[in-house]
Context: one part of a larger RNA
Order: sequence, then structure tokens, then C1' cells
RNA sequence: CGCCGAUACUUGAAGGAAGUCGUUCCUAGUACGAGAGGACCGGAACGAACGAACCUCUGGUCUGCGAGCUCUACCGCCAGGUGGACUGCUCGGUAGCUAUGUUCGGACGGGAUAAGUGCUGAAAGCAUAUAAGCGCGAAGCCCAUCCUAAGAUGAGGUAUCAUAGAUCCGUGAGAGAUGAUCACGUUGAUAGGCCGCAGGUGUACGCACAGCAAUGUGUUGAGCCGAGCGGUACUAAUAGAUCAU
Repeated sequence: CGCCGAUACUUGAAGGAAGUCGUUCCUAGUACGAGAGGACCGGAACGAACGAACCUCUGGUCUGCGAGCUCUACCGCCAGGUGGACUGCUCGGUAGCUAUGUUCGGACGGGAUAAGUGCUGAAAGCAUAUAAGCGCGAAGCCCAUCCUAAGAUGAGGUAUCAUAGAUCCGUGAGAGAUGAUCACGUUGAUAGGCCGCAGGUGUACGCACAGCAAUGUGUUGAGCCGAGCGGUACUAAUAGAUCAU
């Protein structure tokens, strides 16, 4: 831009993905076989690799979270802190992301067939699975499963609306390079703030007490805390503009 206004939900022409393999057990030490050995058919369990999704668990990461430690500069000094030193170094670590972690998948079934194997059956009084005709028969083919899909220009369908709808603008994230997508815009929990909780770190500062002191104990599972969950209009989503049937 088109599909002859719009919104929502869809059909599926067509295309893509997947398709794997093993071991053990039962049937059964049965059939078979002198024995040694040892099944078909059918059923069950456990796995390997591969794939998808996810983060409850196990781990990884987590440079605006917590703590410890060193040197140095500064905050007038002490104490306590802040900056710099690869994130200064080290120990942990939420959300998110993630695999080595977790869950799930390949199924069941149908159709037409291949090699093969049959029925009936002539040519050719017999025979013959074939010449007419009719079956069975694969991890393969077509369906079935999952995904995309009406630019399928052959542009489909249904419902509803038609002063309908959409965009700009603003707050944002389950989205993201920008567009886009999605949530929300006061008839409001969209983000920030604040409150509570979860979770992380691990018992803050100050003061008191004990000790000559280093330090310890109490106050105290304290203090601090990014992204998580919930609540709350305090702040900002105001006011408006444009397109369009």
C1' cells in the first nucleotide's frame, strides 16, 4: 500500500517441524533342539541421544544488594564514613538470564502401496498370484500430532458496531536497537515514592557493662537492602490535537 468503514474471533489452500535407537523383565527356560542353546507373537519397565518449554529443586551468573579486609585521599580530630585502587581484593547473594537442573515430546489409529505373499482364473480342457477381477503386506508415502498461514490479489467466513474506530501525546514492561507488540492514562494501581511481606546479608550506629588493652557481651536475628509479591493516589499519566467511515 492492497484486500471497497471498523473491532473481535476464526476456516485452512499452502508451507514447515517432528519421525530415532538401546537394554532389562514377563510370556518362558515355553515352542524348537540329542544337547549346547533358545525364540516368533504379545505385554511392561528403565534408559541414550535429540527437541521444546520452564526456573520449584541442584548449580552458574548477578559491576546500583549485604558483609569482611588492605593502602591511600578527604569529611577539623576520635569514632564513624565516602571516593580511588580490575567491581581494589575476598565471602555470600534476590529478580532476571541460564544448563549440567526440572517437566514434557516421538504416541494410538486409518488409507494407498514396495519387496514379498495369497484368492479366484483363463489364454493353453492341465497348471499358473494376472491376462479381466479381489486380498494381505514396511521405520518408508498420504493422513493423523505440533507450528505458521487469506498478499490463498482466488485477498475467504462469523458476530457486533458504524460519529464507529485509530493515531499523536503521556506513564510504562510479560516487549524492545528504532519502529513494532503489550499494559495503562484520574470512571486510574501504568511507573516512581511510601507501607507491609518475601528474600539476601548476618547481630548496624550509638550507648551500657566486663577487661590495662586487643576485644567481648547486652540492647539485637539487629541494621541495611536492585530488579520479587501485595497494598496505598503522595508524584507523574493533565490539557488537548490529528486522521478517518
Predicted 3D model of a 245-nucleotide part of an RNA (large-subunit ribosomal RNA, domain VI) from a Patescibacteria group bacterium.
The full RNA is in RNAcentral, with records from ENA.
Its mean pLDDT, the model's own confidence on a scale to 100, is 91.
Rfam family: Bacterial large subunit ribosomal RNA. The family is grouped with related families in Rfam's "LSU clan".